The RNA shown here (transfer RNA) has 73 nucleotides and comes from a Lachnospiraceae bacterium. The RNAcentral record of the sequence draws on ENA. The prediction has a mean pLDDT of 81. Its Rfam family is "tRNA". The family's RNA type in Rfam is transfer RNA. Taxonomically the source falls in Lachnospiraceae (Bacteria, Bacillota, Clostridia, Lachnospirales).
Order: sequence, then C1' cells, then structure tokens
RNA sequence: GCUGUUUUGGCUCAGUCGGUAGAGCGUCACCUUGGUAAGGUGGAGGUCGGGGGUUCAAGUCCCCUAAACAGCU
Repeated sequence: GCUGUUUUGGCUCAGUCGGUAGAGCGUCACCUUGGUAAGGUGGAGGUCGGGGGUUCAAGUCCCCUAAACAGCU
C1' cells in the first nucleotide's frame, strides 16, 4: 500500500426480502422473607462507529471515512 471481517442500551449478542430496534445479564422500584439470597411484577436506558447518497421509507442498499482483528504485498 491492497483486500476481507467486525462496529447495535452499561456488558454479551440478535435483527430474514428495506417498513419507524429486541433478548439475556446488569441497573432502579415494588412484591415475597424475621433478614439475606433465590423467585415474581413493572420501569428506565440505544437512533444502530462518523459523514454523505438512493428511496415514500435505511441497522439493512451504495460511496467516503475512523477503530479493532485477519490475510496479501
């Protein structure tokens, strides 16, 4: 220098053929207990690495770019 993969709540990861984002763990409140743990119910929390484009509509398609990892030279 070139190529590929990955990037989504605090963490680990889903998300099909484009149709306005989910799970587990964690966290907060409550219930339960003499108390703790376990268990149960409910809530908060992300605009999807960044920018641009296509589209009525983009996490998803296209371009540029950043970071991590791998390969080639």